[in-house]
Context: one part of a larger RNA
RNA sequence: GAACGAACGCUAGCGGUGUGGAUUAGGCAUGCAAGUCGUGCGCGAAAGCCUUCGGGCGAGUAAAGCGGCGAAAGGGUGAGUAACACGUAACCAACGUACCCCUCAGAUCGGAAUAACCUCCGGAAACGGUGGGUAAUGCCCGAAUGGUCCUGUGGAAGACAUCUUCCAUAAGGUAAACGGUGGCUUCGGCUGCUGCUGAGGGAGCGGGUUGCGGCCUAUCAGCUUGUUGGUGGGGUAAUGGCCUACCAAGGCUAUGACGGGUAGCGGGUCUGAGAGGAUGAUCCGUCACACUGGGACUGAGACACUGCCCAGACUCCUACGGGAGGCUGCAGUCGAGAAUCUUCCACAAUGGGCGAAAGCCUGAUGGAGCGACGCUGCGUGUAGGAUGAAGGCCCUAGGGUUGUAAACUACUGUCACGCCAUAGGAACCCGUAGUCGUUAAUAGCGGCUGCGCUGACCAAAGCGAAAGGAAGUGCCGGCUAACUCCGUGCCAGCAGCCGCGGUAAUACGGAGGGCGCAAGCGUUGUUC
Numbered sequence: 001g002a003a004c005g006a007a008c009g010c011u012a013g014c015g016g017u018g019u020g021g022a023u024u025a026g027g028c029a030u031g032c033a034a035g036u037c038g039u040g041c042g043c044g045a046a047a048g049c050c051u052u053c054g055g056g057c058g059a060g061u062a063a064a065g066c067g068g069c070g071a072a073a074g075g076g077u078g079a080g081u082a083a084c085a086c087g088u089a090a091c092c093a094a095c096g097u098a099c100c101c102c103u104c105a106g107a108u109c110g111g112a113a114u115a116a117c118c119u120c121c122g123g124a125a126a127c128g129g130u131g132g133g134u135a136a137u138g139c140c141c142g143a144a145u146g147g148u149c150c151u152g153u154g155g156a157a158g159a160c161a162u163c164u165u166c167c168a169u170a171a172g173g174u175a176a177a178c179g180g181u182g183g184c185u186u187c188g189g190c191u192g193c194u195g196c197u198g199a200g201g202g203a204g205c206g207g208g209u210u211g212c213g214g215c216c217u218a219u220c221a222g223c224u225u226g227u228u229g230g231u232g233g234g235g236u237a238a239u240g241g242c243c244u245a246c247c248a249a250g251g252c253u254a255u256g257a258c259g260g261g262u263a264g265c266g267g268g269u270c271u272g273a274g275a276g277g278a279u280g281a282u283c284c285g286u287c288a289c290a291c292u293g294g295g296a297c298u299g300a301g302a303c304a305c306u307g308c309c310c311a312g313a314c315u316c317c318u319a320c321g322g323g324a325g326g327c328u329g330c331a332g333u334c335g336a337g338a339a340u341c342u343u344c345c346a347c348a349a350u351g352g353g354c355g356a357a358a359g360c361c362u363g364a365u366g367g368a369g370c371g372a373c374g375c376u377g378c379g380u381g382u383a384g385g386a387u388g389a390a391g392g393c394c395c396u397a398g399g400g401u402u403g404u405a406a407a408c409u410a411c412u413g414u415c416a417c418g419c420c421a422u423a424g425g426a427a428c429c430c431g432u433a434g435u436c437g438u439u440a441a442u443a444g445c446g447g448c449u450g451c452g453c454u455g456a457c458c459a460a461a462g463c464g465a466a467a468g469g470a471a472g473u474g475c476c477g478g479c480u481a482a483c484u485c486c487g488u489g490c491c492a493g494c495a496g497c498c499g500c501g502g503u504a505a506u507a508c509g510g511a512g513g514g515c516g517c518a519a520g521c522g523u524u525g526u527u528c
Base pairs, nucleotide, nucleotide: 001528002527003526004525006524007523008522009521010520013378014377015376016375017374018373019371020370026334027333028332030331031330032329035069036068037067040066041065048057049056050055076289077288078287086213087212088211089210090209091208092207095206096205097204100202101201102200103199104198105197106196108143109142110141111139117132118131120129121128122127151170152169153168154167155166156165157164158163182191183190184189215261216260217259222252223251224250227249228248229247230246231245232244233243234242264286265285266284267283268279269278270277271276291312292311293310294309295308314325315324316323317322342368344367345366346365350364351362352361353360354359381411382410383409384408391402392401393400394399415469417464418463419462424458425457430452431451432450433449434448435447436446437445438444472517473516474515475514476513477498478497479496483512484511485510486509487508493500494499
């Protein structure tokens, strides 16, 4: 000198844009943060109103349940981790993939249950049990069918060891005939959309392996028994001591093994002419974690933040028998701390989940609020104005300085203020009117055009008044830009270093003046 997620002191007008729990991965009251689908299924109220007292409307609505998809994303944090965790470059003839896209083929006939519901019972509650009973795009088995799928056998080709590709041949394995729309119907069907099954391919995503790279420590020198390798078996989507039985005795290390300490990693950020050094907030990628430790289940995908089980600590409820919970999501609270915000608005936009769609959900996100925390822009007037007014300060008492500064005159109108409101952020979806394609079809579906609908929040433009509401802070001995007077008298005090103060202090305190920066200025801390 530059920088900061800063803090502290004094001060403070406005806007834009960014940014804000760095410490206790300490404990958490309360609300919200993941639902959706009736075009998968069976059931099915009540309040209220009317009544001819039978009932009707509400309503096949709400709620609950079965089922499907999602909940593994999005969001948070950096505790752990020195590791194929990350970065980069390769490999998988050793792998997986729901939703999406493309191609081919198909969907025949049967079955048994169970929640909901009703009855009874247990319990303070959380919740649970007996009996009856119903459905499905839920489940299951049996049969049929087919294949390029799986296993075995034979042959051929290719290469990178197990292998890969092609051909032939025997055994095992599938389907949801469901739902909706429209037209014609000779009631047989035809057609479009969606969902389902099998096989192959793609895209995107994931799993695994390897080379190289990036901390400190030798006051850590030897470490290792599933250890190193092999064979058989198991397990996995898949390779592998990943696991297991047996066999062999190996494997790593001064190019630092093993141990200890510290730490998420990268793109980046800061500094620097660069080399380098330091760092990893916000944003992006990735990994790990979700009260602590362990475990599996479901599923295409988890060993799963707001799922389950077990153990532990803590908190709460209890009828003492037993139960409930997990903010390192958004707000908010206590604590510790020098220190870090609103228990706000909206799904209008972007994106996500579900749904045929309308739509619903979304503390993601879009916004608003608070903080000079940073960067940046603007303003606090402009021009004229000397008898250089008054006052202050200094003085050699002549004067000098504050100082064109003020007053005064003329003008301007940024911001703030008041009034008036509107452009734009909005295009979809959908509705409507056309038109084109598909089709037998003026249904339906798809494309295009015009019009209409949708704004949480921000808010330009216009008018009015008015110099009115808007300047501080640090320093002035040298380094280092800026000097005098008074007070004090090695006292009180200052200080980054040198140092200053013991009676004329430009160094302490005050005043006048000056210098620097400016809505900020200084101090402290940290890095280069």
The part of an RNA shown here (small-subunit ribosomal RNA, 5' domain) has 528 nucleotides and comes from an uncultured prokaryote. The RNAcentral record of the full RNA draws on ENA. The coordinates come from a structure-prediction model, not an experiment, and the mean pLDDT is 80.